[in-house]
RNA sequence: GCCCUUGUAGCUCAAUGGAUAGAGCGCAGCCCUCCGGAGGCUGAAAUCCGCGUUCGAGUCGCGGCAGGGGCA
Numbered sequence: 001g002c003c004c005u006u007g008u009a010g011c012u013c014a015a016u017g018g019a020u021a022g023a024g025c026g027c028a029g030c031c032c033u034c035c036g037g038a039g040g041c042u043g044a045a046a047u048c049c050g051c052g053u054u055c056g057a058g059u060c061g062c063g064g065c066a067g068g069g070g071c072a
Base pairs, nucleotide, nucleotide: 001071002070003069004068005067006066007065010025011024012023013022018055027043028042029041030040031039048064049063050062051061052060
């Protein structure tokens, strides 16, 4: 330099182009309890960036950025 691939909550992962983007673990608050690190309830928290296609984009296209792999 070229090609392929991945990028979504703090972490690990879902989401047929269409409902308020969900789940587990973690975190915070409340309840329970002699105590809480167990149990119950509630809550906060995310689509790498830009442009385009579309009635509608996490998903499709183009260009960047970052990680991984291959070739040279």
Transfer RNA from a bacterium, 72 nucleotides, folded computationally. RNAcentral records the identical sequence in 2 taxa. Its Rfam family is "tRNA". By type it is a transfer RNA. RNAcentral holds the sequence, with entries from ENA and MGnify.